A computed fold for a 478-nucleotide part of an RNA from an uncultured bacterium, annotated as small-subunit ribosomal RNA, 3' major domain. The RNAcentral record of the full RNA draws on ENA.
[in-house]
Context: one part of a larger RNA
RNA sequence: UGACGGGGGCCCGCACAAGCGGUGGAGCAUGUGGUUUAAUUCGAAGCAACGCGCAGAACCUUACCGAGGCUUGUAUGCGGAGGCUGUUUUCAGAGAUGGAAAUGUUCCAGCAAUGGACCUCCUGCACAGGUGCUGCAUGGCUGUCGUCAGCUCGUGUCGUGAGAUGUUGGGUUAAGUCCCGCAACGAGCGCAACCCCUGUUUUUAGUUGCUAACACGUUUGGGUGAGCACUCUAGAGAGACCGCCGCCGUCAAGGUGGAGGAAGGUGGGGAUGACGUCAAGUCCUCAUGGCCCUUAUGUCUCGGGCUACACACGUGCUACAAUGGUGGUGACAGAGAGAUGCGAACCUGCGAGGGUGAGCUGAUCUAUAAAAGCCAUCUCAGUUCGGAUUGCACUCUGCAACUCGAGUGCACGAAGUUGGAAUCGCUAGUAAUCGCGGAUCAGCAUGCCGCGGUGAAUACGUUCCCGGGCCUUGUACA
Numbered sequence: 001u002g003a004c005g006g007g008g009g010c011c012c013g014c015a016c017a018a019g020c021g022g023u024g025g026a027g028c029a030u031g032u033g034g035u036u037u038a039a040u041u042c043g044a045a046g047c048a049a050c051g052c053g054c055a056g057a058a059c060c061u062u063a064c065c066g067a068g069g070c071u072u073g074u075a076u077g078c079g080g081a082g083g084c085u086g087u088u089u090u091c092a093g094a095g096a097u098g099g100a101a102a103u104g105u106u107c108c109a110g111c112a113a114u115g116g117a118c119c120u121c122c123u124g125c126a127c128a129g130g131u132g133c134u135g136c137a138u139g140g141c142u143g144u145c146g147u148c149a150g151c152u153c154g155u156g157u158c159g160u161g162a163g164a165u166g167u168u169g170g171g172u173u174a175a176g177u178c179c180c181g182c183a184a185c186g187a188g189c190g191c192a193a194c195c196c197c198u199g200u201u202u203u204u205a206g207u208u209g210c211u212a213a214c215a216c217g218u219u220u221g222g223g224u225g226a227g228c229a230c231u232c233u234a235g236a237g238a239g240a241c242c243g244c245c246g247c248c249g250u251c252a253a254g255g256u257g258g259a260g261g262a263a264g265g266u267g268g269g270g271a272u273g274a275c276g277u278c279a280a281g282u283c284c285u286c287a288u289g290g291c292c293c294u295u296a297u298g299u300c301u302c303g304g305g306c307u308a309c310a311c312a313c314g315u316g317c318u319a320c321a322a323u324g325g326u327g328g329u330g331a332c333a334g335a336g337a338g339a340u341g342c343g344a345a346c347c348u349g350c351g352a353g354g355g356u357g358a359g360c361u362g363a364u365c366u367a368u369a370a371a372a373g374c375c376a377u378c379u380c381a382g383u384u385c386g387g388a389u390u391g392c393a394c395u396c397u398g399c400a401a402c403u404c405g406a407g408u409g410c411a412c413g414a415a416g417u418u419g420g421a422a423u424c425g426c427u428a429g430u431a432a433u434c435g436c437g438g439a440u441c442a443g444c445a446u447g448c449c450g451c452g453g454u455g456a457a458u459a460c461g462u463u464c465c466c467g468g469g470c471c472u473u474g475u476a477c478a
Base pairs, nucleotide, nucleotide: 001478002477003475004474005473007472008471009470010469011468012467013466015462016461019426020425021424022423023422026318027317028316029315030314031313032312033311034309035308042053043052064304065303066302067301068300069299070298073127076126077125078124080121081120082119083118086103087102088101089100090099091098092097106117107116108115109114129293130292132291133290134289138287139286140282141281142280143278145276150189151188152187153186154185155184156165157164158163169180170179171178195270196269197268198267200238201237202236203235204234205233206232209228210227211226214225215224216223241264244258245257246256247255248254320419324378325377326376327375328374329373337366338365341360342359345356346355347354348353385416390411391410392409393408394407395406396405432454433453434452435451436450437449438448
């Protein structure tokens, strides 16, 4: 000087408390451990691994296993041979691949010889190739403490020196934020602001958006003429600064109450992550040193596996019901996507779906929002709760759904009556609850990323648990 303390002081955070809803019990989904296996590819390991890499394993992917093949190989160059390359058919084979037949005979320069381009084959040499090892050799990228308020430097001063000072102290702040003081005076990286979305408004613009007034028509729909008021769209501006007033405060920084205002003290949300820590993670994104393999640890193919299952754990979904289930009726979104696509309407099927197919390269066309509301029924039961499991019959995608896809109809109708110890999230348009969309994607979503609808309770407070910041103290630790 740090680090540490079941030392002290001050302060903060859904850290506790106050509340609301969960997990832990059940069934299923998914990841992991373990076990099994020819293989169950590999990585991730307290927080910060475990719906993680994987924004989607039937084949492919695929790295694993079995079997069958290839050995200059799928790239480049050199050397040799050739003129094609190609197209079609057929045989063997699981296919990779191997054999056969037919057809065809490239382009440029040049009169030509020939040369060049391109391509094929053979052979050889240089080499290719490796998801093989080392993340403790590395770059890059990322997690984490933590969006915590810290981390440093120049000059000066003090100290023999390591170092200190500044950065401590008194206030204040979300903040090393600002003020005052001070052997310090300044500065840098962070904080804040500048950026994006959102909340109010002015103006510009008016189609594919909108419809107040006028007119027309009607299938009663802004449908048409018309208009750009209103909504909206998207450009440019305004607006919030403790600016104004009172009080408190050191005549300060600031705090507190009020006015005005759409918004008040950082308005709400996002992006933004200092010096560093964990030899944290990744050599399976990529790049890369070294080492290793080179008829194999490379590469092609078929089939299997990654989907196994006495069990254990994590994360979720669905429930256990009446604030509900079922039947009928019935309104109101936002944000996105769409041409190998979204697909209206009509026909058809109980249904998943099928047939025909308008419109849409989209403010034009496409997709029923659901919970809510209203009516009826069930009447507290393992039930008209719950839907696992199983049987039969189908649908769709796709060469192909046996291993191993999703969906539909009928039948079957398991556990489960609110969950021990323990433990998680959340402070407002939040929690809870309800549906919708997208990426990946042929098909496959309870996951992920977004969107809106309905919409709470509670916070006395900082003694305690956890994490963190500043000062101080002890130390046999570095």